Record summary: The RNA shown here (transfer RNA) has 73 nucleotides and comes from an Anaerolineales bacterium. Taxonomically the source falls in Anaerolineales (Bacteria, Bacillati, Chloroflexota, Anaerolineae). Its Rfam family is "tRNA". Its family is annotated with triplet codon-amino acid adaptor activity in the Gene Ontology. The RNAcentral record of the sequence draws on ENA.
[in-house]
């Protein structure tokens, strides 16, 4: 240097053909319990890496750019 991947909640990840972002663990309440765990319920938590383009409409599609990884040279 060239190709491909990948990049979403604190942590691991899902997200179908472009139509109102979600699990699961974690953190808060709160139920129970003598009191802690565990269970069970509930809520908070996002610039969908960054700009820009396309379109009524973007996490999706294009583009450049960063950050991670891999394969060739």
């Nucleotide at each position: 240097g060239u190709u491909c991947c990948u990049u979403u909640a604190g942590c691991u990840c899902a997200g179908u053909c472009g139509g109102u972002a979600g699990a699961g663990c974690g953190g808060u309440g709160g139920u129970c319990u003598a009191a802690u765990a565990a269970a069970c319920c509930a809520c908070a938590g996002g610039u969908c890496g960054u700009g820009a383009g396309u379109u009524c409409a973007a996490c999706c599609c294009u583009c450049a750019c960063a950050g991670g990884g891999a394969a060739c040279a």